[in-house]
Context: one part of a larger RNA
Molecule: small-subunit ribosomal RNA, 5' domain
Organism: hydrothermal vent metagenome
RNA sequence: GAAUGAACGCUGGCGGCAUGGCUAAGACAUGCAAGUCGAACGAACUAUGUUGAAGAGUAAUCGGAUUCAUAGUGAGUGGCGAAAGGGUGAGGAAUGGAUAGGUAACAUACCUCGGGCUCCGGAAUAGCUCAUCGAAAGGUGGGGUAAUGCCGGAUGAUGUCCUGUGUUUAAUGCACGGGACCAAAGAUUUAUCGGCCUGGGAGUGGCCUAUUCCCUAUCAGCUAGUUGGUGAGGUAAUGGCUCACCAAGGCGACGACGGGUAGCGGGACUGAGAGGUUGACCCGCCACAUCGGGACUGAGACACUGCCCGGACCUCCACGGAGGGCUGCAGUAACGAAUAUUGGGCAAUGAACGAAAGUUUGACCCAGCAAUGCCGCGUGUAGGAUGAAGCCCCUCGGGGUGUAAACUAUUGUCAGGUCCUAGAAAGUCUUCGGAUUGAUCAGGACCAGAGGAAGCCACGGCUAACUACGUGCCAGCAGCCGCGGUAAUACGAAGGUGGCUAGCGUUAUUC
Numbered sequence: 001g002a003a004u005g006a007a008c009g010c011u012g013g014c015g016g017c018a019u020g021g022c023u024a025a026g027a028c029a030u031g032c033a034a035g036u037c038g039a040a041c042g043a044a045c046u047a048u049g050u051u052g053a054a055g056a057g058u059a060a061u062c063g064g065a066u067u068c069a070u071a072g073u074g075a076g077u078g079g080c081g082a083a084a085g086g087g088u089g090a091g092g093a094a095u096g097g098a099u100a101g102g103u104a105a106c107a108u109a110c111c112u113c114g115g116g117c118u119c120c121g122g123a124a125u126a127g128c129u130c131a132u133c134g135a136a137a138g139g140u141g142g143g144g145u146a147a148u149g150c151c152g153g154a155u156g157a158u159g160u161c162c163u164g165u166g167u168u169u170a171a172u173g174c175a176c177g178g179g180a181c182c183a184a185a186g187a188u189u190u191a192u193c194g195g196c197c198u199g200g201g202a203g204u205g206g207c208c209u210a211u212u213c214c215c216u217a218u219c220a221g222c223u224a225g226u227u228g229g230u231g232a233g234g235u236a237a238u239g240g241c242u243c244a245c246c247a248a249g250g251c252g253a254c255g256a257c258g259g260g261u262a263g264c265g266g267g268a269c270u271g272a273g274a275g276g277u278u279g280a281c282c283c284g285c286c287a288c289a290u291c292g293g294g295a296c297u298g299a300g301a302c303a304c305u306g307c308c309c310g311g312a313c314c315u316c317c318a319c320g321g322a323g324g325g326c327u328g329c330a331g332u333a334a335c336g337a338a339u340a341u342u343g344g345g346c347a348a349u350g351a352a353c354g355a356a357a358g359u360u361u362g363a364c365c366c367a368g369c370a371a372u373g374c375c376g377c378g379u380g381u382a383g384g385a386u387g388a389a390g391c392c393c394c395u396c397g398g399g400g401u402g403u404a405a406a407c408u409a410u411u412g413u414c415a416g417g418u419c420c421u422a423g424a425a426a427g428u429c430u431u432c433g434g435a436u437u438g439a440u441c442a443g444g445a446c447c448a449g450a451g452g453a454a455g456c457c458a459c460g461g462c463u464a465a466c467u468a469c470g471u472g473c474c475a476g477c478a479g480c481c482g483c484g485g486u487a488a489u490a491c492g493a494a495g496g497u498g499g500c501u502a503g504c505g506u507u508a509u510u511c
């Protein structure tokens, strides 16, 4: 000098764009953060309409059992989603990241492009109802009901397995025969949407290899599933991944093993560069979700707001039991030098579901708070005296503040006030006439009137900027050298001056 997720002191007008718990991966009150589909299903209830039985009446009519339709509501079965999005960096020095490859050792819901199929049946169960246990959470038994829920049968190769032949390879693979095995579901407004099998594609993921990634030798030897083989199990898949048997290997001064520290990269800061330092915000990958372990479901998890078990902690309880997990968004106390609102909206972008209308979305878009940073603007402009007053200095003549002020003229940024436009809006619905969607921001015109808007640090040298007074090795200053003991340009305050400016200084850290 440059930089910072900064903090502290003094000061503080406006706007735009960013950023904002670096400490206790310590603890959390409260609200919200994952739903959606009635065009998969049965019932209940509400509203509106429809049908109109028994009965009453001479009749008109009353009456409303029953039937059906439309719209809606909250539960339940079922489907898809909940593995994304969002947070954090504790752990981890390699089961990780980066780069380059391999997979003839693999998987893939939704999407997309081909080929083929969608036949016949059955038994349950929730909701509901009856009874019953419990303080609650929640159960238990009986009855009965539906489906795109579950099950059986049929059909079936371009699929899987076994087998034969040919071809090919280091191994594997490919082609052609034979045998065995495996499937489905319907809905409605009748135009569509689905379902099953199978082959490609895209995107996504799993696994493997090489190179590389901090300090330490005051860590020198480490290793029995250890290293390899055979066979089996397991997996989507290779493999000591696991197991049985066999062999005795494997790693290491090119630093094994141990200890410490740490998320990694794109990048960021600095520097002429080489390099050094760093990994906030944004993007990619990894890991974690109170601590430890486990599996289930599923295309995908060993699953932040799923399940089970064991700790610690907290809450409710009728003492028999039951419930909880903010490292989501706000917010609370605590810690700390220190870090924001228990805000608005789904209008836009994206995501889930849905045929769609649409619903949900603390993702996101906005607003609020903070000079935390960067950038921009303003606090007026022009004229105005041999030069007011005040203050300071003085050789008492004068000099400085200083065109600065007053005064005259003028402008109208921002802030303030009034009104208008419909740019961020693309879409959506439609009877094709039209109707409708902005949380928040933006654009324009006019009104008034210099009004509401300047500080901080320094002035001995380094280093731009000096005098008088007070103090008297005191009080104090100080980055280094050093100032202060009676004439201090170095302390304190005053005038003046220099520097930067809505900031200025200090501290901390990096180059």
Base pairs, nucleotide, nucleotide: 001511002510003509004508006507007506008505009504010503013377014376015375016374017373018372019370020369021335027332028331030330031329032328035080036079037078040077041076044073045072046071047070048069049068055062056061087288088287089286096213097212098211099210100209101208102207103206106205107204108203111201112200113199114198115197116196117195118194119153120152121151122150128143129142130141131140132139133138159181160180161179162178163177164176165175166174167173186193187192188191214260215259216258221251222250223249226248227247228246229245230244231243232242233241263285264284265283266282267278268277269276270275290311291310292309293308294307313324314323315322316321341367343366344365345364349363350361351360352359353358380410381409382408383407390401391400392399393398414452416447417446418445419444420443421442423441424440427436428435429434455500456499457498458497459496460481461480462479466495467494469492470491476483477482